[in-house]
Context: one part of a larger RNA
RNA sequence: UGGUGGUUAAGGAACUCUGCAAAUUGACCCCGUAACUUCGGGAUAAGGGGUGCCUCCGCGAGGAGGCGGCACGAAUCGGCUCUAGCGACUGUUUACUAAAAACACAGGACUCUGCGAACUCGUAAGAGGAUGUAUAGAGUCUGACGCCUGCUCGGUGUCGGUAAGUUAAGGAAGAGGGUCAGGGCGCAAGCCUGAAGCUCGCAACCGAAGCUCCGAUAAACGGCGGCCGUAACUAUGACGGUCCUAAGGUAGCGAAGUUCCUUGUCGGGUAAGUUCCGACCUGCAUGAAUGGCGUAAUGACUGGAGCACUGUCUCAACCACCGACCCG
Numbered sequence: 001u002g003g004u005g006g007u008u009a010a011g012g013a014a015c016u017c018u019g020c021a022a023a024u025u026g027a028c029c030c031c032g033u034a035a036c037u038u039c040g041g042g043a044u045a046a047g048g049g050g051u052g053c054c055u056c057c058g059c060g061a062g063g064a065g066g067c068g069g070c071a072c073g074a075a076u077c078g079g080c081u082c083u084a085g086c087g088a089c090u091g092u093u094u095a096c097u098a099a100a101a102a103c104a105c106a107g108g109a110c111u112c113u114g115c116g117a118a119c120u121c122g123u124a125a126g127a128g129g130a131u132g133u134a135u136a137g138a139g140u141c142u143g144a145c146g147c148c149u150g151c152u153c154g155g156u157g158u159c160g161g162u163a164a165g166u167u168a169a170g171g172a173a174g175a176g177g178g179u180c181a182g183g184g185c186g187c188a189a190g191c192c193u194g195a196a197g198c199u200c201g202c203a204a205c206c207g208a209a210g211c212u213c214c215g216a217u218a219a220a221c222g223g224c225g226g227c228c229g230u231a232a233c234u235a236u237g238a239c240g241g242u243c244c245u246a247a248g249g250u251a252g253c254g255a256a257g258u259u260c261c262u263u264g265u266c267g268g269g270u271a272a273g274u275u276c277c278g279a280c281c282u283g284c285a286u287g288a289a290u291g292g293c294g295u296a297a298u299g300a301c302u303g304g305a306g307c308a309c310u311g312u313c314u315c316a317a318c319c320a321c322c323g324a325c326c327c328g
Base pairs, nucleotide, nucleotide: 001323002322003321004320005319006318007317008316010314011313014312019309027051028050029049030048031047036041038144052067053066054065055064056063057062079307080306081305082304083303084302085301086299087298091103092102107142108141109140110139111138112137113136119128120127121126145294146293147292148291150224151223152222155221156220157217158216159215160214161213164212165211166210170206171205174202176200177199178198179197182193183192184191185190225243226242227241228240229239252286253283264280265279266278267277268276
């Protein structure tokens, strides 16, 4: 000087990002136990009291009687309460830095699938689905429960329709180019013309799905306005006007895990509170199964407050053991 244990006056979170760590609590019996609630819970709620040893009785729990001491009685063995957020719950997860509010979940919804099913694996045969059959199977989203889930089909997607437009391979009338027998001209070299065949591209027209087009569909992907005026104080604007849109955000909730300005403003808690709780609504940029808002129970989750308790601290001291280090 470090580590691991132990004890500590007075104070008791003043420590600190945070009561991290430690301490408190703890077993059994008796009494007692609130809000809230899905009536099961909450609950070991909270908060109190008892417990030793000896003799006798009793299977036991225990009962009756007796006994101390300067001091004692192993290990094991919840700290508690209030208040918010999130996820209903028990579960699952980043083997080796994340256990969570992430995943899953029962429940809800949509879509597909009539059975040699859809879907998945495989080139195929074949297999799973399933020795199942729409109260079944597959995919996607949401995520107990309660109250609910508004408007928009213009865009994208999906489904349905098919008159017209567009449109491939392919087919193809036709026109043309190349080659060339032959013919014509020329003294010759060569030039012009040119049937059939072969060949080269061109091509009217015919030609499906698709696309265009017409409709449906948002628990499909998504989206859900601006400006101006107006009430007999002022302020505000139920009301009116106007522009744009497919439609202009309904119920709820709201400085939120979402609020920039912002430590918003008011109230509560504190002597003092950028956090917290309750309100307000001016929502930079909430909002309804990308679910909205509540919610008992629940959580090694995340904030805030209190009681108890403590070497976390004021402020450090000592003891035991193990190291480092020094001396021999």
Molecule: large-subunit ribosomal RNA, domain IV
Organism: Planctomycetaceae bacterium